The RNA shown here (transfer RNA) has 71 nucleotides and comes from a Tissierellaceae bacterium.

RNA sequence: GGAUGCAUAGCUUAAUGGGAAAGCUGUAGACUUCUAAUCUAUUGAUUUGGGUUCGAUUCCUAAUGCAUCCU
Numbered sequence: 001g002g003a004u005g006c007a008u009a010g011c012u013u014a015a016u017g018g019g020a021a022a023g024c025u026g027u028a029g030a031c032u033u034c035u036a037a038u039c040u041a042u043u044g045a046u047u048u049g050g051g052u053u054c055g056a057u058u059c060c061u062a063a064u065g066c067a068u069c070c071u
Base pairs, nucleotide, nucleotide: 001070002069003068004067005066006065007064010024011023012022013021018054026042027041028040029039030038047063048062049061050060051059
């Protein structure tokens, strides 16, 4: 220098163009003499810019970062 892939919550993962989901974590409560465990409720996210579309996590494009391969 070139090619390919990935980027969603604090962490690990879903979501075939139409209401962004779950587990763990966090917070509050219940239970308990207290803690742990368990149960209930709840907070929190689509890397950035542009485009296509009635509608984009999803399709196209550029940038950024990471990984692999070639030179």
RNAcentral holds the sequence, with entries from ENA. Rfam family: tRNA. It is annotated as a transfer RNA. Its mean pLDDT, the model's own confidence on a scale to 100, is 82.